[in-house]
The RNA shown here (small-subunit ribosomal RNA) has 1485 nucleotides and comes from an uncultured bacterium.

RNA sequence: AGAGUUUGAUCCUGGCUCAGAACGAACGCUGGCGGCGUGGAUAAGACAUGCAAGUCGUGCGACAGACCAGGAAUUGAUUACUUCGGUUUGAUUUUCCUGACGAUGAGCGGCGAACGGGUGCGUAACACGUGAGAAAUCUGCCCUUAAGUUCGGAAUAGCCCUACGAAAGUAGAAUUAAUACCGGAUGUGGCCCAGGGAGGGCAUCUUCCCCUGGCUAAAGCUUGACCAGCAAUGGUUAGAGCGCUUUUGGAUGAUCUCGCGGUCUAUCAGCUUGUUGGUGAGGUAACGGCUCACCAAGGCUUUGACGGAUAGCUGGUCUGAGAGGAUGAUCAGCCUCACUGGAACUGAGACACGGUCCAGACACCUACGGGUGGCAGCAGUCGAGAAUCAUUCACAAUGGGCGCAAGCCUGAUGGUGCGACGCCGCGUGGGGGAUGAAGGGCUUCGGUUCGUAAACCCCUGUCAUCUGUGAGUAAGACUCCCAAUAAAAGCUUGGGAGGUUGAUAUUAGCAGAAGAGGAAGGGACGGCUAACUCUGUGCCAGCAGCCGCGGUAAUACAGAGGUCCCAAGCGUUGUUCGGAUUUACUGGGCGUAAAGGGUGCGUAGGCGGCUAGAAAAGUUUGGUGUGAAAUCUUCGGGCUCAACCCGGAAACUGCACUGAAAACUAUCUGGCUAGAGGAUCGGAGAGGAGAUUGGAAUUCUCGGUGUAGCAGUGAAAUGCGUAGAUAUCGGGAGGAACACCAGUGGCGAAGGCGAUACUCUGGACACAUUCUGACGCUGAGGUACGAAGGCUAGGGGAGCGAAGAGGAUUAGAUACCCUCGUAGUCCUAGCAGUAAACGGUGUGCACUUGCUGUAGGGCGGUUCGACCCGCUCUGUGGCGGAGCUAACGCGUUAAGUGCACCGCCUGGGGAGUACGGCCGCAAGGUUAAAACUCAAAGAAAUUGACGGGGGCCUGCACAAGCGGUGGAGCAUGUGGCUUAAUUCGAUGCAACGCGAAGAACCUUACCUGGGCUUGACAUGUUUGUCGUCGUCCCGUGAAAGCGGGACAUCAGUUCGGCUGGACAAUCACAGGUGCUGCAUGGCUGUCGUCAGCUCGUGUCGUGAGAUGUUGGUUUAAGUACCGCAACGAGCGCAACCCCUGUGUCCUGUUGCCACGGAGAACACGUUUCUCCAGCACUCUGGACAGACUGCCUCAUUUGAAUGAGGAGGAAGGUGGGGAUGACGUCAAGUCAGUAUGGCCCUUACGCCCAGGGCUGCACACGUGCUACAAUGCCUAGUACAAUGGGAAGCGAAAUCGCGAGAUGGAGCAAAUCCCCAAAACUAGGCUCAGUUCGGAUUGGAGUCUGCAACUCGACUCCAUGAAGUUGGAAUCGCUAGUAACGGCGCAUCAGCUACGGCGCCGUGAAUACGUUCCCAGGCCUUGUACACACCGCCCGUCACAUCAUGGAAGUUGGUUACACCUUAAGGCAAAGUGUAAAACCUUUG
Repeated sequence: AGAGUUUGAUCCUGGCUCAGAACGAACGCUGGCGGCGUGGAUAAGACAUGCAAGUCGUGCGACAGACCAGGAAUUGAUUACUUCGGUUUGAUUUUCCUGACGAUGAGCGGCGAACGGGUGCGUAACACGUGAGAAAUCUGCCCUUAAGUUCGGAAUAGCCCUACGAAAGUAGAAUUAAUACCGGAUGUGGCCCAGGGAGGGCAUCUUCCCCUGGCUAAAGCUUGACCAGCAAUGGUUAGAGCGCUUUUGGAUGAUCUCGCGGUCUAUCAGCUUGUUGGUGAGGUAACGGCUCACCAAGGCUUUGACGGAUAGCUGGUCUGAGAGGAUGAUCAGCCUCACUGGAACUGAGACACGGUCCAGACACCUACGGGUGGCAGCAGUCGAGAAUCAUUCACAAUGGGCGCAAGCCUGAUGGUGCGACGCCGCGUGGGGGAUGAAGGGCUUCGGUUCGUAAACCCCUGUCAUCUGUGAGUAAGACUCCCAAUAAAAGCUUGGGAGGUUGAUAUUAGCAGAAGAGGAAGGGACGGCUAACUCUGUGCCAGCAGCCGCGGUAAUACAGAGGUCCCAAGCGUUGUUCGGAUUUACUGGGCGUAAAGGGUGCGUAGGCGGCUAGAAAAGUUUGGUGUGAAAUCUUCGGGCUCAACCCGGAAACUGCACUGAAAACUAUCUGGCUAGAGGAUCGGAGAGGAGAUUGGAAUUCUCGGUGUAGCAGUGAAAUGCGUAGAUAUCGGGAGGAACACCAGUGGCGAAGGCGAUACUCUGGACACAUUCUGACGCUGAGGUACGAAGGCUAGGGGAGCGAAGAGGAUUAGAUACCCUCGUAGUCCUAGCAGUAAACGGUGUGCACUUGCUGUAGGGCGGUUCGACCCGCUCUGUGGCGGAGCUAACGCGUUAAGUGCACCGCCUGGGGAGUACGGCCGCAAGGUUAAAACUCAAAGAAAUUGACGGGGGCCUGCACAAGCGGUGGAGCAUGUGGCUUAAUUCGAUGCAACGCGAAGAACCUUACCUGGGCUUGACAUGUUUGUCGUCGUCCCGUGAAAGCGGGACAUCAGUUCGGCUGGACAAUCACAGGUGCUGCAUGGCUGUCGUCAGCUCGUGUCGUGAGAUGUUGGUUUAAGUACCGCAACGAGCGCAACCCCUGUGUCCUGUUGCCACGGAGAACACGUUUCUCCAGCACUCUGGACAGACUGCCUCAUUUGAAUGAGGAGGAAGGUGGGGAUGACGUCAAGUCAGUAUGGCCCUUACGCCCAGGGCUGCACACGUGCUACAAUGCCUAGUACAAUGGGAAGCGAAAUCGCGAGAUGGAGCAAAUCCCCAAAACUAGGCUCAGUUCGGAUUGGAGUCUGCAACUCGACUCCAUGAAGUUGGAAUCGCUAGUAACGGCGCAUCAGCUACGGCGCCGUGAAUACGUUCCCAGGCCUUGUACACACCGCCCGUCACAUCAUGGAAGUUGGUUACACCUUAAGGCAAAGUGUAAAACCUUUG
């Protein structure tokens, strides 16, 4: 960075598709390890279970427990003394109190529970982002300033008792404490009201000072030292710590307001009544219609209000060169919600996820009376879904709550687990190794490939495995000591010592061991797109992103081998961006591809001339603040690297404030005249409206003349006319339209405007002077005009004429043609609002080479002049340069170059359709989709082909002629039918007397039956046999074959049972007229013996292509000449070749016989025959000559090709005929002539044999023969050929037979012999008939060929004697030695179906005016939607099926609006009651 796809090819337009990147993904196949991330996107569906918010005993009352300490009382062992009464001692027992410890269940109280965590329902909004504001505000804990912490009081939980209830729980009585609650005092301060002064600000305001008055607070707990007390305990202190109250400032958090920004929809255009504002009041932390009373009638909106749909917003993420586009997972900021809806309470903070109340739905418990619950916290379950994890560990770290603290709590968080879901890294081994192994695949059978790949040898040890060792995340807290600070203690801070704390964790890392051992797949391979073969299948099965592949040789299906790409992944699906400049800001278009509004006027808007000044909105630039972090980029650093993480920088293109500049744009002020406009003057015009007048014509009517038709058509008919038409003359009526002039002439914005004069009126133009002073351009909505047709009402109505009627045409003809004819066409007043309303080209301005017409005006020259010439302005045409355009084309009247504004387009169809809105009387108009469907639709140009397009030309193409076919009988081929088989092929021309130049057997390929299996035929291998091969015979049999017997006994030689050969058996193989002519070669037919088909170089065109090859003449011809951006060349044409026509020369046997000679015959001659001689003639075979438009005249001129006529000549304009067939077309024909790829059969689809069939017959067609008769037939006589053929042959004479033929055998391998004419002609008969025509058919008798004539041969004779009397529609051949008629020969062949085919000679015509028409062809041109090319393409209805959509009586769900009724919790207000009082409670409203 592009590519594929519209076409036969091209260029353009234009859509569709692909290659890239990405993902919270899913699915298929596969799966070794690790690191870092990530994981309910659907049902804001429902949730079992566990946990997620507690803590404080240094606030309070009470309390179970165990232990310690102290005290009091008690018991009293024991000790001492003793006056023996007792005193003392006090082990010990029990009880009580206090303290410490400790636990907990609950309660009062404090703080927290408003954080943290989840979700994206709602929300289009000050919700979010960004930047400002609050002098209109609040803020617990925290920091800070100042002051204080006083005296009292009454209750209530708990506990206990009673009662009710299943439970949840509730009620009552008694009793108790506080840092719970309440009252009084004090008032540094704070708040409020009023006054004075000073300062500040931003309007309301605010700060400070002075003075006066009023209101207003609190709570204790722990503890050191000292004093008092027996103790409990109490008191003191410049005590200490934690608290409490008032206050100042801060921090943090929250609340409110504003500017700007970011979705779709106008098929939502008007919305709004607390709505907009004011005054006053209430309410709030605070401003405010936030709420209320009153007053005013405002407010928002095309710069999109209101409504509807969708949606959390952002930092960012993905993509992109960028601008953009899409998106909003994880992380971070803000918002929102917590089963659904409503509400408040508490509090510094909530209208509160794990709080309360009410209502609802759902679920659970229940004793049926009543209760309970809320995972969108972490796990987990069900459900729905293509789809998203563990009912894990720990508070070790980070952070949060409470606490003086220890500590407790923490599904926040830190970890682990699961999932290839993603990114990143590593491995699955490395080196050597050619008998290029085996095996697989392919094969041209030679080989080649997998492939150094494997085996094998030598190494290494990452990861995984096992064993051992082993950091760091740990800092603190605690205990003790020291220092500092007012004396000590304590607190705080700093230092030191001690000892303790790890979920992850059998951690990371390190070391060792063992062994290549445990670790590769997925997709693709026709093009796009890297990578090719075989087999199977046979439009089937299937593939496919687009084009498309598959119908017997599939690189596209399926499998295999090989190859390519990526790799623990690979593909598919989905989505986004890209490519797509395919919405175009960067960066598109509108003449014909989609696209200019039918036209003007004009509102908003957009844009706007010259000059000076002001200010500084846009603009440019400097500074300040902000633009969270993370992300991206970059520079470094840390995990072995990377992903990942950490630090710095840059960036965040933005917003706000502020300083400066003043060119440009906007604004304000002043001026100017080049834009625009006004005034005066002039001519041109189918410009518009009104009313008037006119002539020609049509029709009707009246009258005259006049008679049989008129009218109409391709031809007719309907129609009119003897009741007098048409025609003609005169008078009259009425309506519509205005000949000539008339012109790519004029006017108008467009539609449009055409007789004449008048009235009213719009616009443009020209000349010149003057005035205004930017007044301009465009123009969404709007408004006016707007052909024809149509509608409403009223007139009018001659002609024309939808509908309708009739007549024709036609298969039909609801048409075209004809005769009538109603609406309408005309007028008036309205509606309608569309057209190929087109120049298919919006309006305005400016600029850019020209030539030539025409209309209107002006100026100059010249002139007698109005002629003419030149210049210029405005319009309207033609051609054309640059430039533009895909091309066609446009080209100063642009589609060129620019500016301004509007409208419109974004693949084809569905569709300018449906629904909705607006307009309309209706018809309808306007605005205007979607589902679904296709891979195209389209523009311009090119080459062909085609045309019931045009021009030119040719052909037995037509015409002019001659003779046929089609009717009959027969022959032959084909179709069809039949059959055991009727073998196969050929099927318009271009199959059908064709392959077949010859089917009785054979042929023969078909059928029936009988046989053979290396085979009827070829080559090779192995083994055996050999008396080589062979000849003859017998049995059986239809034969083939099968079985048996007899005879015969090979050659060479290096002398080796060696070589050759044969037979039998085996294996390879033979064989196939089996299939495919649509796999092929070769050959052939056809267009067509038509004149065409191409190439090189050059030139033109973006290109396909064109030119040449077209044009003008000419020719049989692309034959020739001239011209020409062409110049040349090739294959075709022609010529060269053969036959024939004339002559010359040569040749002379088997040909010839004129002259000469000889002989024979008898018809005695101008006779016939034979021979010699000869080569004159004929003839045979060769070689030459001749014909070239060469000569003359004319067309004719240019200078030509050429044509017409003539001369000469045997022949005259390619003399006649043949051979010769360009590039190509028809998938034309042939696999059955041969060859040949592939497929198929192999004791048979091969081979042999016998018989049958190819000859079968209701029928149809083609090609022929014979006829239908007198131009004939019959009988008799008689004349003249040529091509050819001949040895298993032709066969003479002669004889026999009616004849076919037989006997016979001369001659001849041939210019020698043989096979050889008929029609014609002469004479006679027949006399128009189913005949003396015609010969089919049948009966009989024969001949010939052949092993054999039954199926199934030909011929002869006798007899028989059918149809047929010239042939419908239609159709064929032929232009001169031709048609027609007549016979003859040959190939094939034993014979023959030959009447066919190929040749030969004889007799021998008619006609062609001409190219209009039919057919075929050639050249040029034109149209085309055809290219399989008109046998093309293609439209509509109907039938059936499928898909999608609109409408539809009704029915249902959702959303919304209005009215009325009922009303929960709760808030507020009022009144009342109770209490000593307050907080508060109750009742009513």
Its Rfam family is "Bacterial small subunit ribosomal RNA".
The RNAcentral record of the sequence draws on ENA and SILVA.
The coordinates come from a structure-prediction model, not an experiment, and the mean pLDDT is 82.